[in-house]
RNA sequence: GCCCUCUUAGCUCAGUUGGCAGAGCGACGCAUUCGUAACGCGUAGGUCAUCAGUUCGAUUCUGAUAGAGGGCU
Numbered sequence: 001g002c003c004c005u006c007u008u009a010g011c012u013c014a015g016u017u018g019g020c021a022g023a024g025c026g027a028c029g030c031a032u033u034c035g036u037a038a039c040g041c042g043u044a045g046g047u048c049a050u051c052a053g054u055u056c057g058a059u060u061c062u063g064a065u066a067g068a069g070g071g072c073u
Stems, first nucleotide, its partner, number of pairs: 001072007010025004019056001027043004049065005
């Protein structure tokens, strides 16, 4: 220098041939207990890496940029 893959909640990751953003763990609250933990119930938490394009509508498609990983030279 060229090519490929990935980037979604605090962490690990789903998701969608374009139409509501989710799980587990964690946090917080309640209940239970003499009390704590565990178990149970509930709540909060996301500009879906950034910017632009296409579209009635983009987490999803296209391009650029940034970061991470891999391959070739």
The RNA shown here (transfer RNA) has 73 nucleotides and comes from a Candidatus Moraniibacteriota bacterium.
The source organism's lineage runs through Bacteria, Bacteria candidate phyla and Candidatus Moraniibacteriota.
Rfam family: tRNA. The family is grouped with related families in Rfam's "tRNA clan". The family's RNA type in Rfam is transfer RNA.
The coordinates come from a structure-prediction model, not an experiment, and the mean pLDDT is 82.